[in-house]
């Protein structure tokens, strides 16, 4: 000097929950509050997992089976980008 790791500092995001003349069939998303946690808990739905069920069908009483669309990146993997850099 370079590479890897990532303490501290400055910051960042925000689970669950609550509110909503919001969107949606739903899962869920969005806005605000809150703050379990997160060094990528930033972005991407590409592979897998999980969630949802418009609809179809059977029963006709609950419900069962199939299941599109959609969702989840804070489920895992993968890809892209990124602040600070002690021991």
């Nucleotide at each position: 000097u370079c590479c890897u790791c990532g303490a501290a500092a400055g910051g960042g995001c925000u689970a669950a929950c609550c509110c909503g003349c919001u969107c949606g069939a739903a899962a869920g998303a969005c806005g605000g509050g809150c703050u379990c946690g997160c060094a990528a808990a930033g972005c991407c739905a590409u592979g897998g997992g999980c969630c949802u069920u418009c609809g179809g069908u059977c029963a006709c009483a609950g419900g069962g089976c199939c299941g599109a669309u959609g969702g989840u990146c804070g489920c895992c993997a993968g890809g892209c980008u990124g602040c600070c850099g002690a021991a």
Molecule: c-di-GMP-I riboswitch aptamer
Organism: Gemmataceae bacterium